[in-house]
RNA sequence: UCCUUAAUAGCACAGUGGUAGGGCGGUCGGCUGUUAACUGGUUGGUCGUAGGUUCAAAUCCUGCUUGAAGAG
Numbered sequence: 001u002c003c004u005u006a007a008u009a010g011c012a013c014a015g016u017g018g019u020a021g022g023g024c025g026g027u028c029g030g031c032u033g034u035u036a037a038c039u040g041g042u043u044g045g046u047c048g049u050a051g052g053u054u055c056a057a058a059u060c061c062u063g064c065u066u067g068a069a070g071a072g
Base pairs, nucleotide, nucleotide: 001071002070004068005067006066007065010024011023013021018055025043026042027041028040029039030038048064049063050062051061052060
């Protein structure tokens, strides 16, 4: 320098054009003599960033940033 790929909640991830989800975590309860475990509610994201396409974009296209793997 070039090719491929990834970036979504505090963490690890799902979501292939039509209202952004699950687990763990946080928090408030139940249970218990207490903790743990179990259990009910609740809490959470300008979807890396700037544009474009579209009636409509996390999703498609382009630039940039950062990470991973590869080629020279």